[in-house]
């Protein structure tokens, strides 16, 4: 250089036939319970890498950037 795959809360990951309020876990936070701690169990907090475009409607489809992995050279 050139072909590819990925890119979603602090982390790990679902969700691609375009449509409800984006999934689960683990984490943080309040409360419950318990003499105290874990342990359970209730609410809650936080995420679609960035730019355009298609559409009434984009995490999802096109386009380019940027990172990260793989081949080839």
């Nucleotide at each position: 250089g050139u072909g590819g795959g990925c890119g979603u809360a602090g982390u790990g990951u679902a969700g691609c036939u375009g449509g409800u309020u984006a999934u689960c876990a683990c984490u943080c936070g309040u409360g419950c319970u318990u003499g105290c701690c874990a342990a359970g169990c209730a609410c809650g907090a936080g995420a679609c890498u960035c730019g355009g475009g298609u559409u009434c409607g984009a995490a999802u489809c096109c386009c380019g950037a940027c990172g990260c992995c793989c081949g080839c050279a």